[in-house]
Context: one part of a larger RNA
RNA sequence: CUCUCCUCAAGGAACUCGGCAAAUUGACCCCGUACCUUCGGAAGAAGGGGUGCCCAUGGAGGUUGUAGUUUUUCGGCGAAGGCCUCCGUGGGUCGCAGAGACCAGGUGGUGCCGACUGUUUACCAAAAACACAGGACUACGCAAACUCGAAAGAGGACGUAUGUGGUCUGAAACCUGGCCAGUGCUCGUAGGUUAAGAGGCGGGGUGCAAGCCCCAAAUCGAAGCCCGGGUAAACGCCGGCCGUAACUAUGACGGUCCUAAGGUAGCGAAAUUCCUUGUCGGGUAAGUUCCGACCUGCAUGAAUGGUCCAACGAGUGCCACGCUGUCUCGAGGAGAGACCCG
Numbered sequence: 001c002u003c004u005c006c007u008c009a010a011g012g013a014a015c016u017c018g019g020c021a022a023a024u025u026g027a028c029c030c031c032g033u034a035c036c037u038u039c040g041g042a043a044g045a046a047g048g049g050g051u052g053c054c055c056a057u058g059g060a061g062g063u064u065g066u067a068g069u070u071u072u073u074c075g076g077c078g079a080a081g082g083c084c085u086c087c088g089u090g091g092g093u094c095g096c097a098g099a100g101a102c103c104a105g106g107u108g109g110u111g112c113c114g115a116c117u118g119u120u121u122a123c124c125a126a127a128a129a130c131a132c133a134g135g136a137c138u139a140c141g142c143a144a145a146c147u148c149g150a151a152a153g154a155g156g157a158c159g160u161a162u163g164u165g166g167u168c169u170g171a172a173a174c175c176u177g178g179c180c181a182g183u184g185c186u187c188g189u190a191g192g193u194u195a196a197g198a199g200g201c202g203g204g205g206u207g208c209a210a211g212c213c214c215c216a217a218a219u220c221g222a223a224g225c226c227c228g229g230g231u232a233a234a235c236g237c238c239g240g241c242c243g244u245a246a247c248u249a250u251g252a253c254g255g256u257c258c259u260a261a262g263g264u265a266g267c268g269a270a271a272u273u274c275c276u277u278g279u280c281g282g283g284u285a286a287g288u289u290c291c292g293a294c295c296u297g298c299a300u301g302a303a304u305g306g307u308c309c310a311a312c313g314a315g316u317g318c319c320a321c322g323c324u325g326u327c328u329c330g331a332g333g334a335g336a337g338a339c340c341c342g
Base pairs, nucleotide, nucleotide: 001337002336003335004334005333006332007331008330010328011327014326019323027051028050029049030048031047036041038171052093053092054091055090056089057088058087059086060085061084062083063082069079070078071076094098106321107320108319109318110317111316112315113313114312118130119129134169135168136167137166138165139164140163146155147154148153173307174306175305177238178237179236182235183234184231185230186229187228188227191226192225193224197220198219202215203214204213205212206211239257240256241255242254243253266300267297278294279293280292281291282290
C1' cells in the first nucleotide's frame, strides 16, 4: 500500500450525478393511528408503553396417577388437595443494558409513468418495454375463416357465432369531436377500356387446278382499371391574411382567400417548449432540478386513445425527519496479502 472487518471527539449529507455505501429501524404483547379512497384499503400508517429473576396472590382450563379424603339427586374433578397449562395483580431484587447473544421493517410528504399479481434481453438493460382482465373493429354458417403441407392429410375442433381466427387499445370512473378529397377496404353494375378465344370483310404465298398455307378489318369476349356509393376504435388529416369596443391593451364581432375538413372536450414550458434557467407563486441564506399556476402549444389532444385516479412498483424526479466516517479530516485496532529467508 491492497482486501475483509471493528471503533471514534465535535459536527451531521457540508460528500456525491445521486445518501452510492454504511448506519438507523427490527421480535412479541398492549395502547393508539391522518390525508385520501374504487369503502377492500391506506395501516405494521405515524407515535407511545411493556418484556429478567424472586416472593405473595386472583381468575380460567386440563388431569384413565385420580392413591387417600369429602360431597352427592350415585351421573359427575362437584369440593379441598396434588400435578400441568394459560391470562393477570401486588411487592421485592440485580446489572450500563432483561426481545441482554444470533436471527428479525428506517419513516413520512409530493410529482411522473405503468392500473394491479405477473413476463423479458441464459452471459452488460427488469423498465415507463411485453402480458393482462376490460373495450372495439373485422373475417368466418362448418368440407368455416385461417395455418402447415406440391399432395394425401393435419391443426382450427371431436369445437359451431355467448364460437374460432386477425388487428388495435389496455382495470375501473368521466369521455372519445370534425374530415371519405388522397390511400386502403367494401358494395354496385349501366356505360368506357380490354387478354386468350370466337369471328372472318379483305389481302397474300404456292400450284395447271382441286387444294395447302400465311396476314388480317368489323363485330362478340372475364376479372381488373375507369366510373357511382359507403366506410376513420381503416392508413391518415384536422389553415392563412386584414380590420374592429369612448385611455391603452385585447378582440366577443366583420371581411377575404384556400380546404376533404380546418383541433371540439380536456390537458399544457409537459417523458412533448426551440427561444428557456419563459413569467409569477412556494420551498432554501442561496434552487438550470422540484411543486402550484399562467398559455406566447417552435412541434398537445381524444382506443397511433384524452383526462383523472385509490391500491400496487428492486421503476424515475423532488422534499423532510431520524441516522450515520459519505464528508470536514482523519485516527486507532483485528485478520489476510504484499516484502525477506526457507